The part of an RNA shown here (small-subunit ribosomal RNA, central domain) has 346 nucleotides and comes from a metagenome. Its mean pLDDT, the model's own confidence on a scale to 100, is 87. The RNAcentral record of the full RNA draws on SILVA.
Context: one part of a larger RNA
């Protein structure tokens, strides 16, 4: 290398859009570039096999043969692959008619909690914990009434329920704006599928600028706990966490399972439609969930949402340590990321 694998042993890219490549539905005519058959030239010689011959054998030497699996040039074949034409609808896509949704940006609007301010009642505690004390209260706390500021978060509905390509999305209303599903069969006529670089999105921490700041809170600070307590508990408490605008590019980014098409027993639950009914059944698409044959699998366990039987095409993996380390490169304002060894060693 090749072979052989990627759920949980190493090993699926965090997810899309696509760009070269790669593969590609049906039906026809053409041509012959792949492809198949033949013929001729060549494929020096040694070496190699085979089958004999000489040295007493053998190494060795030598005779014929075969191979030398190639490559040239010519003469056909036309399935299949390409190439060109013509057609065609089942894959794709559009039209038309429909309901469904936390799917995405903006702007406006609610209540109900907390905290804070003022005012009013009231009066010695609160508050906290296993038990305490730090801590806050006679400068009147807590409790409890009113009015008022502010920022964030949106209970109940709510569902292995929706929706999104992943990260994700959850108060109402408006405006703009992406896919999906179904029905229909009017148009187009293979326009498909995957995708090396690229390009774009990408939790949550952290970064730069400016605003904002209840509430929670690393870090810090105090009280406790303990033999100690840089901790777990408790009283404060900055970044941050939120807005806007650029980076950052990672995550157990998970279904630890790339994406895409055909094929293959069944039972149940449930979300959208359809048909279909006075109301159902029973029938059909798409999606989510359990259960469960065949078959897979080391084993667990998967089982129409396959890890099951096929094929396309991309990504990986190759003993455990050193190491996701060094070095370089490229990206970054930096934190770093991102391509990634090797010597040893076991």
């Nucleotide at each position: 290398c090749u072979g052989g694998g990627c759920g949980u042993a190493a090993a699926g890219g965090g997810u899309g859009c696509g760009u070269a490549g790669g593969c590609g539905g049906u039906u026809u005519u053409a041509u012959a570039a792949g492809u198949c058959a033949g013929a001729u030239g060549u494929g020096a010689a040694a070496a190699u096999c085979c089958c004999g011959a000489g040295c007493u054998u053998a190494a060795c030497u030598u005779g014929g043969g075969a191979a030398c699996u190639g490559c040239a040039u010519u003469u056909g074949a036309a399935a299949c692959u390409a190439u060109a034409g013509a057609a065609c609808u089942u894959g794709a896509g559009u039209g038309c008619a429909g309901g469904a949704g936390a799917g995405g940006a903006a702007a406006g609007c609610g209540g109900a909690a907390u905290u804070c301010c003022u005012a009013g009642u009231g009066u010695a505690g609160c508050g906290g914990u296993g038990a305490a004390a730090u801590g806050c209260g006679u400068a009147g706390a807590u409790a409890u009434u009113a009015g008022g500021a502010g920022g964030a978060a949106c209970a109940c509905c709510a569902g292995u329920g929706g929706c999104g390509a992943a990260g994700g999305c959850g108060g109402c209303u408006u405006u703009c704006u992406g896919g999906a599903c179904u029905g229909u069969a009017a148009c187009u006529g293979a326009c498909g599928c995957u995708g090396a670089g690229g390009c774009a999105c990408g939790a949550a921490a952290g970064c730069a600028u400016g605003g904002g700041g209840a509430g929670c809170a690393a870090a810090c600070a105090g009280g406790a706990u303990u033999a100690g307590a840089u901790a777990c508990c408790c009283u404060g408490g900055u970044a941050g966490u939120c807005c806007a605008u650029g980076c950052c590019g990672u995550a157990a980014a998970c279904g630890a399972u790339g994406a895409a098409u055909g094929c293959u027993a069944g039972g149940u639950g449930u979300a959208g439609g359809g048909c279909g009914u006075c109301a159902a059944a029973a029938c059909u698409c798409u999606g989510u969930g359990c259960c469960g044959c065949a078959g897979u699998u080391a084993a667990c366990a998967c089982a129409a949402u396959a890890a099951g039987c096929a094929u396309u095409c991309c990504g990986c993996c190759u003993g455990g340590g050193g190491a996701g380390u060094a070095c370089g490169g490229c990206c970054g304002c930096a934190a770093g990321g991102u391509u990634g060894a090797a010597a040893c060693u076991c």